Context: one part of a larger RNA
RNA sequence: CUGGGCGUAAAGCGUCCGCAGGCUUCUAGGUUAGUCUGGUGUUAAAGCACGGAGCUCAACUCCGUGUCCGUACCGGAAACUACUUAGAUAGAGUCAUACAGAGGCAUCUGGAAUGUCGUGUGUAGGGGUAAAAUCCGUAGAUCCACGAUGGAACGCCAAAAGCGAAAGCAGGAUGCUGGGUAUGUACUGACGCUCAGGGACGAAAGCGUGGGGAGCGAAGGGGAUUAGAUACCCCCGUAGUCCACGCCCUAAACGAUGCAUGCUCGGUGUUGGGAUUUCAAUCAAUCUCAGUGCCUUAAGCUAACGCGGUAAGCAUGCCGCCUGGGGAGUACGGUCGCAAGACUAAAACUC
Numbered sequence: 001c002u003g004g005g006c007g008u009a010a011a012g013c014g015u016c017c018g019c020a021g022g023c024u025u026c027u028a029g030g031u032u033a034g035u036c037u038g039g040u041g042u043u044a045a046a047g048c049a050c051g052g053a054g055c056u057c058a059a060c061u062c063c064g065u066g067u068c069c070g071u072a073c074c075g076g077a078a079a080c081u082a083c084u085u086a087g088a089u090a091g092a093g094u095c096a097u098a099c100a101g102a103g104g105c106a107u108c109u110g111g112a113a114u115g116u117c118g119u120g121u122g123u124a125g126g127g128g129u130a131a132a133a134u135c136c137g138u139a140g141a142u143c144c145a146c147g148a149u150g151g152a153a154c155g156c157c158a159a160a161a162g163c164g165a166a167a168g169c170a171g172g173a174u175g176c177u178g179g180g181u182a183u184g185u186a187c188u189g190a191c192g193c194u195c196a197g198g199g200a201c202g203a204a205a206g207c208g209u210g211g212g213g214a215g216c217g218a219a220g221g222g223g224a225u226u227a228g229a230u231a232c233c234c235c236c237g238u239a240g241u242c243c244a245c246g247c248c249c250u251a252a253a254c255g256a257u258g259c260a261u262g263c264u265c266g267g268u269g270u271u272g273g274g275a276u277u278u279c280a281a282u283c284a285a286u287c288u289c290a291g292u293g294c295c296u297u298a299a300g301c302u303a304a305c306g307c308g309g310u311a312a313g314c315a316u317g318c319c320g321c322c323u324g325g326g327g328a329g330u331a332c333g334g335u336c337g338c339a340a341g342a343c344u345a346a347a348a349c350u351c
Base pairs, nucleotide, nucleotide: 004322005321006320007305008304012319014201015200016199017198021194022193023192025088026087027086028085029084030083031082033081034080035077036076037075038074039073040072041071042070047067048066049065050064051063052062053061054060091191092188093187094186095184096183097182098181099180103177104176105175106174107173108172109171110154115149116148117147118146119145120144125136126135162169163168206247207246208245209244210243211242215241216240220236221235222234223233258318259317260316261315262314263313266295267294268293269292270291271290272289273288274287275286276285277284300307301306324351325350326349333344334343335342336341
C1' cells in the first nucleotide's frame, strides 16, 4: 500500500462550457506492446529462513538447500487492456411531425395605487403613537371632485405549478432568439463521459461616467423611550434603490447533498406529451415517456436525525475538497481591481 471520508461532525468549486489528461457499447478477424507462463544468464559474499555439523552447551563458527524483487534474451498462451481491419445500433447526435413554458434581448403600450402641481368645494384641524411630541395647517391643510405631471412596481389569475446551467425569471402586445420534451417510418455510426490549467455567466451591496428620482430609505437631523439609548417607536431625509455603458465577483450563491451512466418493492398528487379502450366527442379508465412533490412496516443505508427510483441504497468513470480547536481564511509574496477588496495561502505561539 492493499483498506478513510465530504446532507447536519473537518470536507462538493456559485454555475456552466471546454483543450490536455483519465475513462469509454456490441460482434468477428489480426498483431502481441501491457498481461500470464517455461527456459537461460544476471541479481557478489556476509546476512536471513530451514536442515545438519564443530567448539562440554549457548553465543559463535562451518556445510547444504532456499530467498523476494528487478532485468535481458530465447520460446509459448491470447481471456482482458492496447493497437489495427471489417461490421453493428441499445450510447450520442441529425432529420421529420407535434407540444408546453414568468427562458433571454429589444421596442411599443395599459390600468390600479403613492407623491406633487393646478382649479373648484369647504373649515379647523390633520398626522402620528402604547401614550405623546417633533411635523403639516387660517398665507386655508386633512377630506371630496375634476384635470395635469412624473417615477417605480405589476393586484386577481397563482399553484407543493412552469422555465432556466446557476444567479434568476411574472401587467399586455410585437419582433428577434436559446434550450427542452414526446412520437418514429428516415439518417450518421461510439461521433461518448468527466475535466487540472483556461474561458464565460454570476443576487444584493459597492465603484466610475452620464441620466433619472414617485415611494422607500443606510448616513445624518429632530421628537420620544430610558439611568443612559450613538437602538427598537415617530417626523424628516442624503447616498442608494431605477436607466445606459463600464467595473466589482462575493453570499446560509443551500437540496448546507459535484457531474454522468446502469441496477433496485409499493402508494398518492401534479405539469407537459404519447398509446390503447369507447361508434365518436368533452370526459373517464389503463399503460407509458419526461419533469416536479408527498408517504414508508419494501429492501438497503445512516452515529443518530433521517435518506429511500429526484437515494444519503447497490455499482462504475472522472473532477473538486477534508485531516484537532485557536492563531486565520489572517501575515508575507504573487495575480487581479479605480477603490472597496477578491483569489491563492502559511508559521511562531497556545490549549
Molecule: small-subunit ribosomal RNA, central domain
Organism: metagenome